[in-house]
RNA sequence: GAGCAUGGAAGCUAGGGUUCCGGUCGCCGUCGCGCGAUGCCUGGUCCGAGAGCAGCCGGCUCCGUCCCAUUAAGGCGACGGGGCUCCACGGAGGGAUAAAAGCCCGGGAGGU
Repeated sequence: GAGCAUGGAAGCUAGGGUUCCGGUCGCCGUCGCGCGAUGCCUGGUCCGAGAGCAGCCGGCUCCGUCCCAUUAAGGCGACGGGGCUCCACGGAGGGAUAAAAGCCCGGGAGGU
């Protein structure tokens, strides 16, 4: 300097705001399946982690069984079981959605 691999989708949580529900407050000439305000309203719906949790699938590897072949070594697979799947400090600013966020830009910029 170059190449290959370090994978995927979903669940939950930290967290997030306020479209809907609910709460609270106010209004009515109509008291209603009403209108308006409010997230510095605990909540339900909703969004939600590369660096959070716990599984599933996939991958690599070892063992066993089955199939083919061999004096033996082996071969492409299928199934079952065990192991591994590392490390990871991180702005500002911008974006989406109703709006915001450990969401996305982003394992970015930068740092070690």
Model confidence (mean pLDDT): 84 of 100. The RNA shown here (Guanidine-I riboswitch aptamer) has 112 nucleotides and comes from Pseudoduganella namucuonensis. Of the family's consensus pairs, 100% are formed in the model. Its Rfam family is "Guanidine-I riboswitch aptamer". About the family: This family represents a conserved RNA structure found upstream of the ykkC and yxkD genes in Bacillus subtilis and related genes in other bacteria.